The prediction has a mean pLDDT of 89. The part of an RNA shown here (large-subunit ribosomal RNA, domain VI) has 264 nucleotides and comes from an Anaerolineales bacterium.

Context: one part of a larger RNA
Parts: sequence; C1' cells; structure tokens
RNA sequence: CGUAGGGGAUUUGAGGGAGCCUGUCCUUAGUACGAGAGGACCGGGAUGGACGAACCUCUGGUGUGCGGGUUGUCGUGCCAACGGCAUAGCCCGGUAGCUACGUUCGGUCGAGAUAACCGCUGAAUGCAUCUAAGUGGGAAACUCGUCCCAAGAUUAGAUCCCCCAUGGCAAAAGCCAGUAAGGCCGCAGGUAGACCACCUGCUAUAUAGGCACCACAUGUAAGCGCUGCAAGGCGUGAGUGAAGGUGUCCUAAUCGGCCGAGGG
Repeated sequence: CGUAGGGGAUUUGAGGGAGCCUGUCCUUAGUACGAGAGGACCGGGAUGGACGAACCUCUGGUGUGCGGGUUGUCGUGCCAACGGCAUAGCCCGGUAGCUACGUUCGGUCGAGAUAACCGCUGAAUGCAUCUAAGUGGGAAACUCGUCCCAAGAUUAGAUCCCCCAUGGCAAAAGCCAGUAAGGCCGCAGGUAGACCACCUGCUAUAUAGGCACCACAUGUAAGCGCUGCAAGGCGUGAGUGAAGGUGUCCUAAUCGGCCGAGGG
C1' cells in the first nucleotide's frame, strides 16, 4: 500500500513443512511341519536402542561474589572486627535461571487407490488363459489420517462484537479540519527479546524497586558473659543472604500529546 467505511477478537485451510526407524523376550506352542535334528506363519503382550520434542518434580552440572573456611600482603591508629589485591587468590557448599547424564511424551491405529505378484469370471482361439469387456486381493513407497506454519490464498475467505447523519471549502468525484470505536507515542517491567516485535501494567494501580513474612542456601555471626595456661569450647540451627512465592501503595509508572470513519 492492497484486501471498496473505520476498528477489536476468534478462526477456515488453498498451500508448505515435520514426522515415518528398529532389536530382544514372553505367549500362542515345543503346536503346524519334519524320520529326526530342528522348528514357524497368523494373532496377543512386555521391555529396550538410536532419533526427536517439551520440561526442571527427582538425580546431577553450572551458578564471577549467596553463605562459610583459609594463605600471603596492604589499609581502616592499635586489639578485635572488617575491606582491597593475589585466576572468582585458593577451597567447601549452593537459590533462581540455563541445562543432561535427569524426567515425561512421540513414531500408534486406520482408510483409499496401487506396484511386483496372487486370483474370480471370460472370450478372441467350442479347450486353455488373471484381461481383451467385467471384477477381487496385495507394500515401510503414493493420497489422507498425526503435529507445526499458513488469507499478499491479489481467488486477498469466514464468524462475533464495537464506532458512526460533525464543521469548513467545493458543489461532480472530492479536499481540509476536529473527533468516535480503537490505536500509537511516553513510562514501570518481563512469561518476550540482537534491534524491532510480542506480553503484563500505568494510581479506580501490585508493573518494578523497597519493606514484611515464607521457602530455600550456608552452617552456630558480632558483642558480651562463663570456662580453659592456651589453641579453643558453651550460651545458638545463630547470623547473613541473589534472581523464588505471598502480601503491603513507602518510591517510581507524572502531566499529557498524536493518529484515527462519516454510511461505506
């Protein structure tokens, strides 16, 4: 810009893409078959491999500063307590998130038309012949069925709902302006993300921060007291805490601006 008014939702599916794998065991049944050795079709069930998708409850990984330990050195006057640097100094753990080595799920089943092939009826050719007329069966391939995208599918689809008899110019279509439903800008953000987009919220407000509580992590803070010659121990699941959950208007989403139909 188009989709013959302007909008907001929900969709149909032309078309396109993905997927399509397979082992072993049990049973049927030691049956059919076979002298025996051996040993099924068909049907039913169980459990794996590889591959794929989603997810983080569990098991693990990471988690650059969440908790703790610790070495050297410098600093806060000193002690104590802390801070800086040394690969995050080194080490032990670890929330959210992201993850696989973890968990769950998937290829099922069926229909149609067929290939090779197997048939029925059957002439040409009194027989025969699956074929010439006619009519069946038959494969992981094909068309559907499953999942995803999808109306710029210009053949531009469908359904529901919302807004619509304002002003000026021109009087023929129309042009301009202010509006409606609605949208955009702006701002607080994240279930989203390179940007854009998408999603939530904007005071009639829980969107983010703060604060409170909880969960979870670490593992018994500092100070003081008691005790021990001292290192240390006890008072104590203490103290501290990131991304998580709930609540609470304390702080910030202020005031606002712009676009956008004219009865098709």
Rfam family: Bacterial large subunit ribosomal RNA.